Context: one part of a larger RNA
Molecule: small-subunit ribosomal RNA, 3' minor domain
Organism: Parcubacteria group bacterium ADurb.Bin192
RNA sequence: CACCGCCCGUCACGUCAAGAGAGUUGGUAAUGCCCGAAGGCCCUGAUGAGGGGACGAAGGCAGGAUCAGCGAUAGGGACGAAGUCGUAACAAGGCAUCCGUAGCGGAAGCUGUGGAUGGAUCACCUCCUU
Numbered sequence: 001c002a003c004c005g006c007c008c009g010u011c012a013c014g015u016c017a018a019g020a021g022a023g024u025u026g027g028u029a030a031u032g033c034c035c036g037a038a039g040g041c042c043c044u045g046a047u048g049a050g051g052g053g054a055c056g057a058a059g060g061c062a063g064g065a066u067c068a069g070c071g072a073u074a075g076g077g078a079c080g081a082a083g084u085c086g087u088a089a090c091a092a093g094g095c096a097u098c099c100g101u102a103g104c105g106g107a108a109g110c111u112g113u114g115g116a117u118g119g120a121u122c123a124c125c126u127c128c129u130u
Stems, first nucleotide, its partner, number of pairs: 003093001005090001008086002011083001013080004020073001023070006031062004039055001041053004096117009
């Protein structure tokens, strides 16, 4: 490469990442209760034998905490030379655009309502400069 320009969103295809997710699997530390070995300690006994008691590892039960794996499914996101539908924006972009808000619509969006000018054009008014 300059309107045969630029450009928006849905849809289709592919790749990737993150989150949600009924649940499910495993780890960690702790809490409450049950049971309670060895052991020393306390009481009793006579300092012994024996008896009793509190502590006490492992184990069992319960409800939680936290970390990680898997997970049907659903929704968006990013990216990807030549896909589909339209044409929303950029010129007054052919209904000026944009912001807030509500409703509606395959999609960009449209309509109502309040606001901004970061709107073109024409006329008038005010101000400034020559």